[in-house]
Notes
Predicted 3D model of a 72-nucleotide RNA (transfer RNA) from Homarus gammarus. Rfam family: tRNA. From the family's description: Transfer RNA (tRNA) molecules are approximately 80 nucleotides in length. The family's RNA type in Rfam is transfer RNA.
RNA sequence: GGCUCUGUGGUGUAGCGGUUAACACGGCCGUCUCUAAAACGGCAGACUCGGGUUCAACUCCCGACGGAGCCU
Numbered sequence: 001g002g003c004u005c006u007g008u009g010g011u012g013u014a015g016c017g018g019u020u021a022a023c024a025c026g027g028c029c030g031u032c033u034c035u036a037a038a039a040c041g042g043c044a045g046a047c048u049c050g051g052g053u054u055c056a057a058c059u060c061c062c063g064a065c066g067g068a069g070c071c072u
Base pairs, nucleotide, nucleotide: 001071002070003069004068005067006066007065010025011024012023013022018055027043028042029041030040031039048064049063050062051061052060
């Protein structure tokens, strides 16, 4: 340098055109407890960036950037 795959809360994943973007772990608050843990209830927290297609984009297309692999 070329090709392929990939980018979603703090972490690991789901979501594949239209739902309030879901689940687990983690965090915070509360209940319980002498205290803590566990358990239970609740809360906060995310679509890498820019453009395009579309009535509508996390999803499709193009580019940039980051990551992984292969070739040279």